[in-house]
């Protein structure tokens, strides 16, 4: 410099055009407990960014960041 793949809550992480973004770990409020853990019923809190297609985009196209891989 080209080409491939990846980027979804604090961490990990499923989904792949409509639905309400599923889970686990964290954190948090109660509750239980003499207290603490642990155990239960809640709450919060995310689709990397910019455009385009579509009636509808986390999803699918293109550009950028950033990672990772591979060619010269």
């Nucleotide at each position: 410099c080209g080409c491939c793949c990846g980027u979804u809550g604090g961490u990990c992480a499923a989904g792949u055009g409509g639905u309400u973004a599923a889970g686990a770990c964290g954190c948090u409020a109660c509750c239980c407990u003499c207290u603490c853990a642990a155990g239960g019923u809640g709450g919060a809190g995310u689709c990397a960014u910019g455009a385009g297609u579509u009636c509808a985009a986390u999803u699918c196209u293109c550009g950028u960041a950033c990672g990772g891989g591979u060619g010269a």